[in-house]
RNA sequence: AACAGAGUAGAUACCGAGCGUUAAGUGCCGAAGAAUGGGAAGUGGUCUUCGGACGAAAAGACGACGUCUUGCGGUUCGGUGUCGCGUCCGCUGUG
Numbered sequence: 001a002a003c004a005g006a007g008u009a010g011a012u013a014c015c016g017a018g019c020g021u022u023a024a025g026u027g028c029c030g031a032a033g034a035a036u037g038g039g040a041a042g043u044g045g046u047c048u049u050c051g052g053a054c055g056a057a058a059a060g061a062c063g064a065c066g067u068c069u070u071g072c073g074g075u076u077c078g079g080u081g082u083c084g085c086g087u088c089c090g091c092u093g094u095g
Base pairs, nucleotide, nucleotide: 002094003093004092005091010083011082012081013080014079015078016077017076018075019073020072021071028052029051030050031049032048033047034046036044038089039088040087058070059069060068061067062066
């Protein structure tokens, strides 16, 4: 040289702990911005902020007005498993 491989952001399933159920959150649209394999540039995806539209599932128990239980929410966080950079260089292995 050549061949093979690992690792990001994150996605998803399960488990655990929360939050909401007096509607926040999630999802949708627009604008601005940010981070994103070890390095470089970069697409897409992700996230943040602001604005807009839409919009919900509660039931039961008690020592009774506030706690518990069972639910519900395209809910949040954590753990584990699985998946997960197109280009150039680097890294690991073979040789």

The prediction has a mean pLDDT of 79. THF (Tetrahydrofolate) riboswitch aptamer, 95 nucleotides, folded computationally. Rfam family: THF (Tetrahydrofolate) riboswitch aptamer. On this family, see Ames et al., Chem Biol 2010: "A eubacterial riboswitch class that senses the coenzyme tetrahydrofolate". The family has 101 seed sequences and 747 matches in Rfam 15.1. The sequence was found by an Rfam model in a public genome assembly.